The RNA shown here (transfer RNA) has 77 nucleotides and comes from an Acidobacteriota bacterium. It matches the Rfam family "tRNA". The sequence was found in a public genome assembly. The organism belongs to Acidobacteriota, within Bacteria.

[in-house]
RNA sequence: GCGCCCGUAGCUCAGUUGGAUAGAGCGACAGGCUUCGAACCUGUAGGCCGGGGGUUCGAUUCCCUCCGGGCGCACCA
Numbered sequence: 001g002c003g004c005c006c007g008u009a010g011c012u013c014a015g016u017u018g019g020a021u022a023g024a025g026c027g028a029c030a031g032g033c034u035u036c037g038a039a040c041c042u043g044u045a046g047g048c049c050g051g052g053g054g055u056u057c058g059a060u061u062c063c064c065u066c067c068g069g070g071c072g073c074a075c076c077a
Stems, first nucleotide, its partner, number of pairs: 001073007010026004019057001028044005050066005
């Protein structure tokens, strides 16, 4: 340099022909339980869906570009 894949909550990941208010587990916080703690139970908060642009009535989903990460190939006189 070329090709492919990925980027969604603090972490790991879902999200079924594009359809309205984006979810789960873990973690955090609060409460319950307990002599205290762990475990367990209940609840709460937490997201510009990597940035920007486009298509569309409507985009996490489709297209373009940029950024970041991974893999393969090429180059390395």